[in-house]
């Protein structure tokens, strides 16, 4: 420098043919317990990497840029 992949909650990952952004773990509160752990119930947490474009509507499609991984030189 070129090609491919990838970027969504603190972490690991979903989200169908474009139509309400979710789960598990972690965190916080509660029940239980002498106390804690476990279990159970609940709560909170998001500029979907950044900037544009298309569309009635974008995590998803298009363009540029950035980070990471792989391959080629």
């Nucleotide at each position: 420098u070129g090609a491919g992949g990838u970027g969504u909650a603190g972490c690991u990952c979903a989200a169908c043919u474009g139509g309400c952004a979710g789960a598990g773990c972690a965190g916080c509160g509660g029940u239980c317990u002498c106390c804690a752990a476990a279990a159970c119930c609940g709560c909170a947490g998001g500029u979907u990497g950044c900037a544009g474009g298309u569309u009635c509507g974008a995590g998803c499609c298009c363009u540029g840029c950035c980070g990471c991984c792989u391959c080629a030189g």